RNAcentral holds the sequence, with entries from MGnify. This is a predicted structure of an 83-nucleotide RNA (c-di-GMP-I riboswitch aptamer) from a soil metagenome. Model confidence (mean pLDDT): 86 of 100. Rfam family: c-di-GMP-I riboswitch aptamer. Gene Ontology term of the family: cyclic-di-GMP binding. Of the family's consensus pairs, 95% are formed in the model.
RNA sequence: AAAGGCAAACCGCCCGAAAGGACGGGACGCAAAGCCACGGGCCUACGUCCGCUCAGCGCGGAUAGGGCGGCCGGGCUGCCGAA
Numbered sequence: 001a002a003a004g005g006c007a008a009a010c011c012g013c014c015c016g017a018a019a020g021g022a023c024g025g026g027a028c029g030c031a032a033a034g035c036c037a038c039g040g041g042c043c044u045a046c047g048u049c050c051g052c053u054c055a056g057c058g059c060g061g062a063u064a065g066g067g068c069g070g071c072c073g074g075g076c077u078g079c080c081g082a083a
Base pairs, nucleotide, nucleotide: 005030006029010025011024012023014021015020028070034076035075036074038073039072040071041068042067043066047063048062049061050060051059052058
């Protein structure tokens, strides 16, 4: 190059305490933006613990068992083709 593929933000709707995710619309981008939370990093804090308070409400802090693969690394698989 050719054939295609995926789908950010945003919007609708649903799930969730939240982070975030599913579905539909929509394209910022992606040669693995296909799959897997193994390592690092980041996000959230229902619950748990601690503090403030006479106490309670509430507030603050810590914490992943929750989450992010379109944060990086790693593993597996993969279209075309100059080479």